This is a predicted structure of a 63-nucleotide RNA (Fluoride riboswitch aptamer (crcB RNA motif)) from an Acidobacteriaceae bacterium.

RNA sequence: GUCGGAAAUGGUGAUGGAACUCCACCGAUAACCGCCUUCACGGCUGAUGAUUCCUACUUUCAA
Numbered sequence: 001g002u003c004g005g006a007a008a009u010g011g012u013g014a015u016g017g018a019a020c021u022c023c024a025c026c027g028a029u030a031a032c033c034g035c036c037u038u039c040a041c042g043g044c045u046g047a048u049g050a051u052u053c054c055u056a057c058u059u060u061c062a063a
Base pairs, nucleotide, nucleotide: 010026011025012024013023016054017053018052019051021050022049034044035043036042037040
């Protein structure tokens, strides 16, 4: 990369992991795969869908 099979006691929610958690979406042909723009050797936010914790990254201060 190609082909085939299975999957709701399932799967998914733009960068990692976890939860006796909550919410939303999807029926495998799906949900999902960020935004802006002058479309370029361009720009912007965020490790969460939400909450909390840990890790990584960034900033400030002290030793």
Background: It matches the Rfam family "Fluoride riboswitch aptamer (crcB RNA motif)". On this family, see Zhao et al., Nat Chem Biol 2017: "An excited state underlies gene regulation of a transcriptional riboswitch".